Source information
Predicted 3D model of a 484-nucleotide part of an RNA (small-subunit ribosomal RNA, 3' major domain) from a metagenome. The prediction has a mean pLDDT of 83.
[in-house]
Context: one part of a larger RNA
RNA sequence: UGACGGGGGCCCGCACAAGCGGUGGAGCAUGUGGUUUAAUUCGAUGCAACGCGAAGAACCUUACCCGGGCUCGAAGCGCACGAAUUAAGCCUGUGAAAGCAGGUGUAACUCGCAAGAGUGGAGCGUGUGUAGGUGUUGCAUGGCUGUCGUCAGCUCGUGUCGUGAGAUGUCGGGUUAAGUCCUCUAACGAGCGAAACCCCUGUCUCUAGUUGCCGACGGGUCAUGCCGGGAACUCUAGAGAGACUGCCGGUGUUAAGCCGGAGGAAGGUGGGGACGACGUCAAGUCAUCAUGGCCCUUACGUCCGGGGCGGCAAACGUGCUACAAUGGCUGGUACAGCGCGACGCGAUCCCGCGAGGGGGAGCAAAUCGCUUAAAACCAGCCUCAGUUCAGAUUGGGAGGCUGCAACUCGCCCCCAUGAAGCUGGAAUCGCUAGUAAUCGGGGAUCAGCUAUGCCCCGGUGAAUACGUUCCUGAGCCUUGUACA
Numbered sequence: 001u002g003a004c005g006g007g008g009g010c011c012c013g014c015a016c017a018a019g020c021g022g023u024g025g026a027g028c029a030u031g032u033g034g035u036u037u038a039a040u041u042c043g044a045u046g047c048a049a050c051g052c053g054a055a056g057a058a059c060c061u062u063a064c065c066c067g068g069g070c071u072c073g074a075a076g077c078g079c080a081c082g083a084a085u086u087a088a089g090c091c092u093g094u095g096a097a098a099g100c101a102g103g104u105g106u107a108a109c110u111c112g113c114a115a116g117a118g119u120g121g122a123g124c125g126u127g128u129g130u131a132g133g134u135g136u137u138g139c140a141u142g143g144c145u146g147u148c149g150u151c152a153g154c155u156c157g158u159g160u161c162g163u164g165a166g167a168u169g170u171c172g173g174g175u176u177a178a179g180u181c182c183u184c185u186a187a188c189g190a191g192c193g194a195a196a197c198c199c200c201u202g203u204c205u206c207u208a209g210u211u212g213c214c215g216a217c218g219g220g221u222c223a224u225g226c227c228g229g230g231a232a233c234u235c236u237a238g239a240g241a242g243a244c245u246g247c248c249g250g251u252g253u254u255a256a257g258c259c260g261g262a263g264g265a266a267g268g269u270g271g272g273g274a275c276g277a278c279g280u281c282a283a284g285u286c287a288u289c290a291u292g293g294c295c296c297u298u299a300c301g302u303c304c305g306g307g308g309c310g311g312c313a314a315a316c317g318u319g320c321u322a323c324a325a326u327g328g329c330u331g332g333u334a335c336a337g338c339g340c341g342a343c344g345c346g347a348u349c350c351c352g353c354g355a356g357g358g359g360g361a362g363c364a365a366a367u368c369g370c371u372u373a374a375a376a377c378c379a380g381c382c383u384c385a386g387u388u389c390a391g392a393u394u395g396g397g398a399g400g401c402u403g404c405a406a407c408u409c410g411c412c413c414c415c416a417u418g419a420a421g422c423u424g425g426a427a428u429c430g431c432u433a434g435u436a437a438u439c440g441g442g443g444a445u446c447a448g449c450u451a452u453g454c455c456c457c458g459g460u461g462a463a464u465a466c467g468u469u470c471c472u473g474a475g476c477c478u479u480g481u482a483c484a
Stems, first nucleotide, its partner, number of pairs: 001484002003481003007478004012473002015468002019431005026321007034312002042053002064307007077129006089104006108119004132296002135294003141290002143285003146281001148279001153192006159168003172183003198273004203241007213230002217228003244267001247261005323424001327382006339370003344363002349358003389421001394416002397414001399412003437460007
């Protein structure tokens, strides 16, 4: 100087408490350990691995296993030599395919009427320099990332003090979300962080007015901005305004600030996001990529068929659906926002109980479509029961869709079947407001989908916070130390 303490002081965070909803029990989905296996490819492993890499494993993917092939190789480059009429394309045989074998077949230029001959591009073959490796080392590395932690810290120059390590500054008093600011001061300044600058959202103004809008005027319809028209409103999307403790009162040291108030759409960081200091964990990744060393080279490379990554006694994590009456079912009837669409979204109409099929208007989309949002509301039935709850499982029941192909191993529909489950032990998680809870919608990946995942969007919309003793993590000052 640090680190540590079941030392002290001050202080903060959904850390506890207060409150709401869960997990732990059930069934299923998914990931993991384990086990099994020819293979169940590999990585991630306390927090910070376990719906993680994977935003799409039937083939492909694919890295694994079995089997069948190929070797200058699945792709690319350089050089040398060589042969023949090849290569591409087409056809045949064999084969599961890959591959192997065979047949047919030839651009340009020169000569030639033509047949053909020659040159020779690309291709082929041989050889070679080499390719190739998801083989190994993340403890050789770059890059990227997680974490402490959006925590308030981490440093430097000069000066001063100390023999020196080093200290001071960065401490003290107040204040803040903040090393934020004020004050004091052997320190004076500065940098990286905090804040601000950026984006979204909340109010208003201006500009603009189609594909969007419709208050006034006119026309028309069973009805609809449908039409004329309008530029008010909503909205769209560009530019601005607005919030700064600016104003008032109190308090404070006349300070920084704090408390209350006015005005205001918004008030003291308005809400949310992007943004992550010096560093820590030899943290993670050689399988995104890059890369040193090592290793393989008729195989640890590469192509193909099939299988596996989906196996299941039991175990754990993360979720979904429930156990019901604040509910279930039937009928009726409202109200969103974000997005996406040409190998696409697909209306009206017709067929089907339905998944879906036929058909194809319109739309590169504020124009057309996906697109009936659902919960809510109204009416009726059910009356506390393993039920009109719940939906697993099963059917040698019947179907639909995608795709070369749904056996292993896809999704969906109808009929039948109807399991466990009556609120979950010890323990444990999330959340402080448009949040939790609850309800539906969209998107990426994608032929299809095992999505209940992930990322967004809106609808309805709470309770509680006395407080900081305790648990946990962090910050500053101080103290002890036989630790570094």